Predicted 3D model of a 503-nucleotide part of an RNA (small-subunit ribosomal RNA, 5' domain) from an uncultured bacterium. The full RNA is in RNAcentral, with records from ENA and SILVA. Its mean pLDDT, the model's own confidence on a scale to 100, is 88. It matches the Rfam family "Bacterial small subunit ribosomal RNA".

Context: one part of a larger RNA
RNA sequence: AUCAACGCUGGCGGCGUGCCUAAUGCAUGCAAGUCGAACGGGGCGGCUUUCGGGUCGUUUCCGUGGCGGACGGGUGAGGAACACGUGGGCAAUCUGGCCCGAGGUGGGGGGUAGCCCUCGGAAACGGGGGGUAAUUCCGCAUGGGUCCGGCGCGUAGUGGGCGUGCUGGGCAAAGGGAUCGCAAGAUCUCGCCUUGGGGGGAGCCUGCGGCCGAUUAGCUAGUUGGGGGGGUAGUGACUUCCCAAGGCGGUGAUCGGUAGCUGGUCUGAGAGGACGGCCAGCCACACGGGGACUGAGACACGGCCCCGACUCCUACGGGAGGCAGCAGCAAGGAAUUUUCCGCAAUGGGGGCAACCCUGACGGAGCAACGCCGCGUGCGGGAUGACGCUUUUCGGAGUGUAAACCGCUUUUCUCGGGGAGGAUGGAGGACAGUACCCGAGGAAGAAGGCCCGGCUAACUACGUGCCAGCAGCCGCGGUAAUACGUAGGGGCCGAGCGUUGUCC
Numbered sequence: 001a002u003c004a005a006c007g008c009u010g011g012c013g014g015c016g017u018g019c020c021u022a023a024u025g026c027a028u029g030c031a032a033g034u035c036g037a038a039c040g041g042g043g044c045g046g047c048u049u050u051c052g053g054g055u056c057g058u059u060u061c062c063g064u065g066g067c068g069g070a071c072g073g074g075u076g077a078g079g080a081a082c083a084c085g086u087g088g089g090c091a092a093u094c095u096g097g098c099c100c101g102a103g104g105u106g107g108g109g110g111g112u113a114g115c116c117c118u119c120g121g122a123a124a125c126g127g128g129g130g131g132u133a134a135u136u137c138c139g140c141a142u143g144g145g146u147c148c149g150g151c152g153c154g155u156a157g158u159g160g161g162c163g164u165g166c167u168g169g170g171c172a173a174a175g176g177g178a179u180c181g182c183a184a185g186a187u188c189u190c191g192c193c194u195u196g197g198g199g200g201g202a203g204c205c206u207g208c209g210g211c212c213g214a215u216u217a218g219c220u221a222g223u224u225g226g227g228g229g230g231g232u233a234g235u236g237a238c239u240u241c242c243c244a245a246g247g248c249g250g251u252g253a254u255c256g257g258u259a260g261c262u263g264g265u266c267u268g269a270g271a272g273g274a275c276g277g278c279c280a281g282c283c284a285c286a287c288g289g290g291g292a293c294u295g296a297g298a299c300a301c302g303g304c305c306c307c308g309a310c311u312c313c314u315a316c317g318g319g320a321g322g323c324a325g326c327a328g329c330a331a332g333g334a335a336u337u338u339u340c341c342g343c344a345a346u347g348g349g350g351g352c353a354a355c356c357c358u359g360a361c362g363g364a365g366c367a368a369c370g371c372c373g374c375g376u377g378c379g380g381g382a383u384g385a386c387g388c389u390u391u392u393c394g395g396a397g398u399g400u401a402a403a404c405c406g407c408u409u410u411u412c413u414c415g416g417g418g419a420g421g422a423u424g425g426a427g428g429a430c431a432g433u434a435c436c437c438g439a440g441g442a443a444g445a446a447g448g449c450c451c452g453g454c455u456a457a458c459u460a461c462g463u464g465c466c467a468g469c470a471g472c473c474g475c476g477g478u479a480a481u482a483c484g485u486a487g488g489g490g491c492c493g494a495g496c497g498u499u500g501u502c503c
Stems, first nucleotide, its partner, number of pairs: 001501002004499005011374006017367002019332001024330003028327003033067003038064004042059007074285003084209007093202003098198008106140001108138002115130006145171011175190006211257003218248003223245008260282004264275004287308005310321004338364001340363003346360001347358004377407004387398004411444001412440006421430001447492005452473003458487005468475002
């Protein structure tokens, strides 16, 4: 010094911290939705009806569609690696939403959920038929522009860079709402498409740096390089065919062990040593393993598929599941909390908005687990009570300590008031909290370890190498300052000791 634990003890507050072990298994609830101003249907209500229906409003129950679910939150298993840190490079790259700029938004078509009919299944769920919408899907047109090819020019120089000209070819789009209007339509707004730039994000390459073992000395066939093809946003044996025989290693390859890395933290005068919990950045993982799909972004914790282990349901045919999210349970363990409140704030997703969602977050609860602060009273009071201890029996100690007198009220209890946090208005979980005022009364609040030397603090009795102590040296066998008890004393104090670990 500590993410501590254990023993004894325990009044209050502030701020922090709280499964280090089994990346063991999980009951239950919640943790990612939202948009009706993209679209169809359903429900409810009104109006109307030729009884077929039509229309308006409302709801958001179903589905389509859009955006988000790649963020936020968890964990440290794996990994000794360009994983991380730091400095560079990409003339070898991508980028949804956001910001700035340029141009466009024309005209068509086909389907499919929901729905209706029907069938299968225990269920999960599925099959057939019919019909339907869109900001869903697909052609066509146009091309300021962009991409590909050909021919040039300028500039630049690691290879596909930048600017510019001619030419051939390819490539777009979607509508919704508000106001005005009888309407056509106009304006505004949210979108949509192409494209340039910015910003932030991401990918790849690379110099250098940071563990142990040589009782691991040789390792390597996609291995090292070249040519062709493929693949990717993109370089590359990334992949494939052919060719060559290379590549790495005592400056430690390969193998084995250990480990998330860093900012930092602890210690130390420093140099150094050790560590990486909370917070922040990066990485990796999401029951074990593998795989791709969608997408700007994933090979995707609360998505999909397959294999495996495990648990559950089953009508035995077949299905369902994944807390290393927040709480909580079991187990393991010396050991680690509430199945709490709220979206009021900050931030995030969706939405024009109202708003909805948010176990992120803001708070409260539990735990002396840590740090810091405060209190458990203050003054007076005897040559000095009682009790206890001791004694050479005179006395000495406890000791101004108590009693007693006076005072104060931090804290406490009760009563009253009562926030800021909310930068247009409204809106406060915390919370009747903090804080303020009044009343009451010393009132409710002290222990732990030690006293042989190191090391601060000594006597008595008991015990008799016993019982026991002990960090080291060592104590105990009849006067033990070392064991046990008592009185006294020392140190620290809501703590004190012990144990583990680091310097």